[in-house]
Molecule: transfer RNA
Organism: uncultured Bacteroidales bacterium
RNA sequence: GGUCUAUUCGUCUAUCGGUUAGGACAAGAGAUUUUCAUUCUCUAAAGGGCGGUUCGAUUCCGCCAUAGACUA
Numbered sequence: 001g002g003u004c005u006a007u008u009c010g011u012c013u014a015u016c017g018g019u020u021a022g023g024a025c026a027a028g029a030g031a032u033u034u035u036c037a038u039u040c041u042c043u044a045a046a047g048g049g050c051g052g053u054u055c056g057a058u059u060c061c062g063c064c065a066u067a068g069a070c071u072a
Stems, first nucleotide, its partner, number of pairs: 001071007010025004018055001027043005048064005
C1' cells in the first nucleotide's frame, strides 16, 4: 500500500428498519445484619463523527477517525 472485520452505559456483551436500546459486573440509595461481608429491592447510565436512503436508521449505503486480522 491492498482486502476484510469491528466501534452500543464505567467494563463486557445482546439487539431481523418501528424496542421505554436488554443482560451481567461495577456505581448510588434502601431493606436485612450488632458491624463488615453476603442476600434482596430500587435507581442512574450507552449507539465513533459527518452525510445519504427511508414515513421511520444502532440496524442499509458512502466518506472520515480509531482498533484489529490477512496479504504484498